[in-house]
RNA sequence: AGAGUUUGAUCAUGGCUCAGGAUGAACGCUAGCGGCAGGCUUAACACAUGCAAGUCGAGGGGCAGCGGGUCCAGCAAUGGAUGCCGGCGACCGGCGAAAGGGUGAGUAACGCGUGAGCAACAUGCCCGAUACUGGGGGAUAGUCAUUAGAAAUGAUGCGUAAUACCCCGUAACACAUCGUCCCGCAUGAGAUGAUGUUGAAAGAUUGAUUGGUAUCGGAUUGGCUCGCGUGCCAUUAGCUAGAUGGCGGGGUAACGGCCCACCAUGGCGACGAUGGCUAGGGGUUCUGAGAGGAAGGUCCCCCACAUUGGAACUGAGACACGGUCCAGACUCCUACGGGAGGCAGCAGUGAGGAAUAUUGGACAAUGGCCGGAAGGCUGAUCCAGCCAUGCCGCGUGCGGGAAGACGGCCCUAUGGGUUGUAAACCGCUUUUGCGGGGGAGCAAUAAGAGUCACGAGUGGCUCGAUGAGAGUACCCUGCGAAUAAGCAUCGGCUAACUCCGUGCCAGCAGCCGCGGUAAUACGGAGGAUGCAAGCGUUAUCCGGAUUUAUUGGGUUUAAAGGGUGCGCAGGCGGCUUGUUAAGCGGGAGGUGAAAUGCCGGCGCUCAACGUCGGAAGUGCCUCCCGAACUGGUGAGCUUGAAUGACUCUGCCGUGGGAGGAAUGUGUAGUGUAGCGGUGAAAUGCUUAGAGAUUACACAGAACACCGAUUGCGAAGGCAUCUCACGAAGGGUUGAUUGACGCUGAGGCACGAAAGCGUGGGGAUCAAACAGGAUUAGAUACCCUGGUAGUCCACGCAGUAAACGAUGAUGGCUAACCGCUGGGUUAUUCGAUUCAGUGGCCAAGCGAAAGCGAUAAGCCAUCCACCUGGGGAGUACGACCGCAAGGUUGAAACUCAAAGGAAUUGACGGGGGCCCGCACAAGCGGAGGAACAUGUGGUUUAAUUCGAUGAUACGCGAGGAACCUUACCCGGGCUCGAACGGCUGGUGAAGAGAUCCAGAGAUGGUGACGUCCUUCGGGACACCAGUCGAGGUGCUGCAUGGUUGUCGUCAGCUCGUGCCGUGAGGUGUCGGCUCAAGUGCCAUAACGAGCGCAACCCCUUUCCGCAGUUGCCAUCAGGUAGAGCUGGGCACUCUGCGGAUACUGCCACCGCAAGGUGUGAGGAAGGUGGGGAUGACGUCAAAUCAGCACGGCCCUUACGUCCGGGGCUACACGCGUGUUACAAUGGCGCAUACAGCGAGUUGGUCCCUGGCAACAGGGGUCUAAUCAAAAAAAUGCGUCGUAGUUCGGAUUGGGGUCUGCAACCCGACCCCAUGAAGCUGGAUUCGCUAGUAAUCGCGCAUCAGCCAUGGCGCGGUGAAUACGUUCCCGGGCCUUGUACACACCGCCCGUCAAGCCAUGAAAGCCGGGGGCACCUGAAGUCUGUGACCGCGAGGGGCGGCCUAAGGUGAAACUGGUAAUUGGGGCUAAGUCGUAACAAGGUAACC
Repeated sequence: AGAGUUUGAUCAUGGCUCAGGAUGAACGCUAGCGGCAGGCUUAACACAUGCAAGUCGAGGGGCAGCGGGUCCAGCAAUGGAUGCCGGCGACCGGCGAAAGGGUGAGUAACGCGUGAGCAACAUGCCCGAUACUGGGGGAUAGUCAUUAGAAAUGAUGCGUAAUACCCCGUAACACAUCGUCCCGCAUGAGAUGAUGUUGAAAGAUUGAUUGGUAUCGGAUUGGCUCGCGUGCCAUUAGCUAGAUGGCGGGGUAACGGCCCACCAUGGCGACGAUGGCUAGGGGUUCUGAGAGGAAGGUCCCCCACAUUGGAACUGAGACACGGUCCAGACUCCUACGGGAGGCAGCAGUGAGGAAUAUUGGACAAUGGCCGGAAGGCUGAUCCAGCCAUGCCGCGUGCGGGAAGACGGCCCUAUGGGUUGUAAACCGCUUUUGCGGGGGAGCAAUAAGAGUCACGAGUGGCUCGAUGAGAGUACCCUGCGAAUAAGCAUCGGCUAACUCCGUGCCAGCAGCCGCGGUAAUACGGAGGAUGCAAGCGUUAUCCGGAUUUAUUGGGUUUAAAGGGUGCGCAGGCGGCUUGUUAAGCGGGAGGUGAAAUGCCGGCGCUCAACGUCGGAAGUGCCUCCCGAACUGGUGAGCUUGAAUGACUCUGCCGUGGGAGGAAUGUGUAGUGUAGCGGUGAAAUGCUUAGAGAUUACACAGAACACCGAUUGCGAAGGCAUCUCACGAAGGGUUGAUUGACGCUGAGGCACGAAAGCGUGGGGAUCAAACAGGAUUAGAUACCCUGGUAGUCCACGCAGUAAACGAUGAUGGCUAACCGCUGGGUUAUUCGAUUCAGUGGCCAAGCGAAAGCGAUAAGCCAUCCACCUGGGGAGUACGACCGCAAGGUUGAAACUCAAAGGAAUUGACGGGGGCCCGCACAAGCGGAGGAACAUGUGGUUUAAUUCGAUGAUACGCGAGGAACCUUACCCGGGCUCGAACGGCUGGUGAAGAGAUCCAGAGAUGGUGACGUCCUUCGGGACACCAGUCGAGGUGCUGCAUGGUUGUCGUCAGCUCGUGCCGUGAGGUGUCGGCUCAAGUGCCAUAACGAGCGCAACCCCUUUCCGCAGUUGCCAUCAGGUAGAGCUGGGCACUCUGCGGAUACUGCCACCGCAAGGUGUGAGGAAGGUGGGGAUGACGUCAAAUCAGCACGGCCCUUACGUCCGGGGCUACACGCGUGUUACAAUGGCGCAUACAGCGAGUUGGUCCCUGGCAACAGGGGUCUAAUCAAAAAAAUGCGUCGUAGUUCGGAUUGGGGUCUGCAACCCGACCCCAUGAAGCUGGAUUCGCUAGUAAUCGCGCAUCAGCCAUGGCGCGGUGAAUACGUUCCCGGGCCUUGUACACACCGCCCGUCAAGCCAUGAAAGCCGGGGGCACCUGAAGUCUGUGACCGCGAGGGGCGGCCUAAGGUGAAACUGGUAAUUGGGGCUAAGUCGUAACAAGGUAACC
C1' cells in the first nucleotide's frame, strides 16, 4: 500500500466482498510449564446457609458465662458461697455505623465534563488562638417481682447510676438596632463605638494526662448558582397556570415560586420548544496517517439506586444497602389470634443463557472504625483455588549421519521422484521433569529498654515480639533424550498440488464461483504452506470506504438543478479615511486529579508487568500588548445598483373592433350515375338526384404565403389587420441618489396539455363507442361514422422528456465566420462600440461523447439536490383538493449487480457501392409414368452400424448368394482363430491320407513316413501350465490424422511509427481501376507476412535432339493385297529440351494505373482453355466402423469357430437416376471417322457348332510389336400419328455362364406376353463455348453380378445475356442496437403453482403516560380547653398535602386476526409479442 467482482474487451461511475487490528467473548479440535492480568455482557430474576460494623470498663450501674483467688462442706472427686482479681454477655452512655464494598434500574438532566461565582451557605473528628469548666435537680434501662403471648414482642410494679436528661448563675469576639470611617460593578461587605437580647459546660484516671463549653481563624469535605460542551426522530410545531415576573410573608445551613396570599400577563420555540424513543457521564479504551468513527468491562473521579412506591426521624453529615414507619407484590413461620424477611456486600444455590470461578486462608502487610494503650473488628485488603479468557516468556532437544534404507505416495514404471538427514546409528547437552538438600525478601516497627539533642515534650540512633501466602520463589546436586505438537489451509483474491472415489448426486462456498465420468474448488490419501500451546469458526467495532468527502466527493448523458419568478428571516457584500477591539495574532498567569498513552532511567534472570522522572495534555478562565483582515461605529466617494431626460425595438400582456381563404350546413339552379375510401376492399352517401359545379345565406374555429440557426417574454408560452391601456428591454447622456447590492429556507404569485364544477357555444378534429376491413386472434395499426372534449366566461386543479435533461449573480481567460436591435464615424463598400442570437475552434476541462466568452474553463457568494439496483415515488401518517389526484415520503424483504460513455464484432422487414448461372435472356431437365438405387417410416428373431438443412439420402460401399458381416437363431471352444517369451511332457515334420458320426465346426480312427546331432541336446510340431491375448463394445463432447462447408470468396494479420487514459484505431480508409487488399493516385504512416497472381501439369503453334515396337517421301525387293522385307528418319507420331504473349506496337480516353478498338502482326490477345493448388478462421460439422490413440467397460464372453437366416422385408413418404411417351423418330440394309484404358488364373483372333447367350479346337500378345467392333452421323428403304413397327415393365416357357452352392437372392440369351406412359400442378435443378445437349468407348472393384452408379475418353455440336429493380449467397463503407451462446439473439405483462416479508381489516389481547372524580396510609407542618408530666414535653382529637387504590372518558403505542391488496423470489408451465434494428404502427414523458 491494495485486491476480487457488471463487459467479448475498455474507461469511468457504483455497490457488494476480502486481506489488518481489537474483544469481559462463545463454539470446534488440541494441550507441557511459568509470570502478570481478567472472569454473569442475559433475569435491577428469586434466594437456603455462613460471614461482611463494631468498639470503648481510662463514662456508668453492674455481673450471666469463662479463668484465677479466698472462704465453707467433703478423705477425695466435687458441690456451695464470695465481683475480691483477670476480665465481661446483655443494659445506660460516647464515637462509628452517611466510610469502605456492590450495581447501572432510573436519568437527555446543571446528571456529567470544563471554567467561573456564593458579598447567599454548612463543616463531627484534625490544627492554631482566647476565655471558661460554679451550683442544683428529677428520672430511666439493666436487675428483681408479677404477668400476656405459640412466637416475635411486651405490660405492670418496687428501687437505682452516669461524660444520659433538666434547672439556676456567669460570659461576647454570637445576634439585633443606631452612629462614624472605609471598600465594592451591584445586592452589599469590613473596621470601630454604644445600647439591648439569648443560650454554656463533665467528668475520668495508675496523677504522666485526657476530656467538656463558647467564640474566632485554618484545613478538609460538602451545599447552591451560572457560561460553554454533552444522543436520535419534524411522518413530534406549537408548549405553558405556580406557568413568567413583582410586592409581602413562611421555610431552609443558604439563594430561589421552594411554598403561600395579592397584583400583572407574561415565559419558551425553526439557533428546534413540546412530545416520543434510546442511554448513567467523564478520565479513558479500540481503530485510524490524521481528522474522525465506535465503545464506556476491569482501575480512578462524579452521579443515581438498594424488593416496588411514599415518608420522615436521629445526626456534623442520610431522607440512610446489612436503621425506622406506612402502602403494594412476593417468600417463610404460625397454636390462625398474629408475626418475620429483603445478597445490585463475600462465597454459594436455583433460574435465564452460547457463556463467566471457591459456601478457601489471613489480618503478616496497606488502609478504616473504636480505644490512652495493649488490643478488638474489618469477605476493604493481602493471598491461595478454578478457567489457555487474554498478554508475555520457556520447552518439546543439539551436532554428525546416504545403502539417499524400509514403508507410504506419485510417475513416461527392468527405473526414477518425493517423504528425506527425516529415521535407524554415533556423539553431546539437561532448560523443563522426577529424586535429594538448602532456602528468602515482603518486617517498617509496637509496648518497652538504652542513648543523644534542645527548656518542657517530641524527635533521631541502637536494641527489641510478630509471616496468611510457604518450605513457595530462588540456589545446589543426582538421573536421563529421557515427560511434552497441534490446528487450519492448499481454484483466484492468498503462501501452499498430485492421486483415488463421486458424477449438478453427495457436498463446498467470505466474494467470484466449483460438482452433469479425466474435479489442484466435494470426500479420502500422500505431499506442501501458514501459525504454533495453540489453531480455526462465529458474533461485534474501527479500518481499507475519499462509500456522508472539515481535512476530502459530486449534480449535461452514470444517483443528483427546485417548472418559473417576487421576496421576509438568514448567509455573503464596492472604494477612501478615523475610531473601537467582539472575532484574530502574540506574551504571561491559573487550571487541565492520579492512573493510562509517549520519551528516558531503574527493578523482577528477559519480557509482559511494576516503579521513578520528564514532556505532552491541541481545552477553559484571567491580565497585558498589536491593529493587517472580518465585525461594530463616525465621515466621505462613485465605478455596483437605482432614478431622470432623449431615442429605438418586438408573434410581450389585457380588452375592444374589423377581415379574407378554407370547412361544414341550409336554400335555389345546372346536371347524371355513381361518389367516397384503400395495399386491395368493404361499411358509408346516392335515381326521394348524391358527388361535381354556380349563386346566395349562416355558423364556429384557426389565421396560408411572409417564416428564418428570426423576434419577444421569468418560465409556461406568444403569429391576420387595427385601436386603447399596461408592462418590458436595448442604446445615448452622465443630470440625481450615494452601496440603496447578490442570493434566498419557509411564504406569496404565475404555471402547457389533459382533467373537474357552473353557464354558454359547437364548424373542424376527435378519447369512449359502433360498424367495415386485416388477422390464427385483432378489444389495435387502416377505413366509415361518432359523443365527451377541443372554443368562450368564471372558479378549481398544479403536474410534463415543465429539457439547454446544464440554478441565480459578479469578475477573468486566444482567434475566425454570420444574423437581430441601437449608437459613433465621411451616408456609402466598410470600420468600430454596446446588447442579444448562432456556427467553428486555442488553452483549459471532461470517463468519454463533448463543452469551449451564451463554459461543462479559472475564481467568489447564496440556494436546491444526490449517496447501489429492485421493493417505490409505493405503504402509513400529515397537509392540500369537489373528485381525479398532488406534496411530503419510509421499512421489511431481495439481488451482486443496476447504470454511463466509447470499442470490436454480429445483426436489422437501415442506407450506399460491387460481384457470382444470383435474377433476367436462353437450352435441356426434375416434380406426373414404369423400373433401378439410396433414405425415412413400418415390419422383423435380425432387417448390423454410421452419414441427417445448405455441407445426409447411386453417401462410407471402387461391386452383401456362402465369405464379406459387424446383426439374428442354433451348435461348439476357453492360451483361446493369429503371434512371441519361459517351464515340463510327448513326438520328426508332413495343419497326417483313408474311413466313421455329425448340418458343420468338431470328435474318433489312425495307413504311409522318420531331420540334424559332439548323443547332453537342437530346429520344428502337439499337449499342459504361465506372462503378454482378443473386442466393428462406449465416448468424434478427451484426441491424432483425414475430410466437408463458407469459398478459389478476397480477405486475414504483423513489425516499427503515430493517435487514443484505454479497449482499440491508423496502415487495410478515400478517388480511379481490376477476376483479385490487382494496381495507381492521395495519405501519419512506412514496410512486411499468409492468401491473390506467377512458378508446376495437360492442351494449342514452332524449333532442336533422339528414332523402336511408330512412320514410309525417296531407293530396292516382294504380295491377291498390306511398311510385308532391306533401308531411311524427310514427314506424321512418340519422348526429352527449348521458343512464343508482354497491353510489347498503333490510335483514342485517362494525372497515373489502366480502359477501349472487327487495329496491325501472330497458331494463340488482353488470365488463350483446363487442372493441381483452399489464407486467418467458422460450424464442440463428419469419422473411435479405414488406421492410430487416452480413459471406461467385457474376459467359459460384449472374445472366437461353424451351419442356417438377415442386411434384398413393404399399406406408404422423399432424394438421385435410367428408359420412355415418338417421325429431328422406330426398324432394316449399306457405309466412314476417335481417344483414354486395361490384359497371362488374362485379353482375345481365326475355324467349327448353336437363332443366341455360349461351347470345342488352333494361333498371337507379359504389349507404340498381339487383339481390336465405336456410335450418333451419312446413303437407301419402310412405317404415317395410332397406345402404334412408339414404349418396354411385368409374367410364362426354354437355355447359357460363373461358382462348393444361383430357393430366399446373380447376370446373360432365345421364344412368347406387351403394363403405365401421348411431355407432366404448385414448385424446382444444371449450364455462358468446344460449354449445354446428344453419341458411343474404356477402367477400377470383381469367380459372377443386380453398373441405369462412379471415374475417365473422344465424336457431333448449339441458343442467349437488354440489364442489376427484385430473390439467394458474398465483399467493402456507413448507420442504429437494451444482441456478444451474437436475431434460431434479447425480452414484457396477465394467468397457474410453491415459499417469504409486508399494507389494510370487523374485532380481540396488552403497554407506558396524561386528565377528571372518589377514597386516602405513614409522615412533616399546623390547630387545640378538659388527659399525663415538677418541668421540658407528650397523648388524644381535628386540618392541609400525599403514595398506593378505585371509577370514567379520550389520546398514543404494540401484539394478534377470518378476509383482502399489491410486492419479492423460485432451470425447463399457459397466452400472446409490448420494447431493443425504421423491432416491422419511431420510441418516450